[in-house]
Model confidence (mean pLDDT): 86 of 100. NadA riboswitch from a soil metagenome, 59 nucleotides, folded computationally.
RNA sequence: GGCUUCAACAUCCCCGCCGGUUGGGCGCGCAGUCCGCGCGCAGCGAACCGGCUGGAGCC
Numbered sequence: 001g002g003c004u005u006c007a008a009c010a011u012c013c014c015c016g017c018c019g020g021u022u023g024g025g026c027g028c029g030c031a032g033u034c035c036g037c038g039c040g041c042a043g044c045g046a047a048c049c050g051g052c053u054g055g056a057g058c059c
Stems, first nucleotide, its partner, number of pairs: 001059007013045001014043001016052007023044001025041006
């Protein structure tokens, strides 16, 4: 220098940090036969991606 893997720290456990994509939840508004659209909110216990912090391993 490169790659892989993990999250110790946590007011049961799980959850390192920031950002993004997809798909959900809640609130408000629009339209309204159906399909839907816009804005906002959040420990969404969903998946995935990029970068960073820290631990471990490999080249």